[in-house]
RNA sequence: CGCUUAUCGAGAGAGGUGGAGGGACUGGCCCGAUGAAGCCCGGCAGCGGAUUUUUCCUUAGGGGAAAAUGCUGUGCCAAUUCCAGCAGGAGUUCUUAUAUCCUGGCAGAUAAGAG
Repeated sequence: CGCUUAUCGAGAGAGGUGGAGGGACUGGCCCGAUGAAGCCCGGCAGCGGAUUUUUCCUUAGGGGAAAAUGCUGUGCCAAUUCCAGCAGGAGUUCUUAUAUCCUGGCAGAUAAGAG
């Protein structure tokens, strides 16, 4: 760096530092000096690991399933991945174009795996 698989409507400080920005991108719409990003502390709990418990299979070795523990590797801590971004449908309308809703997809994020 791209690829594969899974998940993305739950959860997380009125602390310190820092000083203007931030929410991936675009368009919206928001957050921000009643202080943004970053860093420290604190917290949350998804995936992998580890450990423990229960249970199933196995002659054995060992293997499967469920749950618990933040112990470990990462991750995360405004708003549904803040909303939409392409396609189809519903719906509204005299018609067109909207509002609104649904489904799939695109993009993105995180984890695990093989390159």
A computed fold for a 115-nucleotide RNA from Aneurinibacillus migulanus, annotated as SAM riboswitch aptamer (S box leader). Its mean pLDDT, the model's own confidence on a scale to 100, is 82. The RNAcentral record of the sequence draws on Rfam and Ribocentre.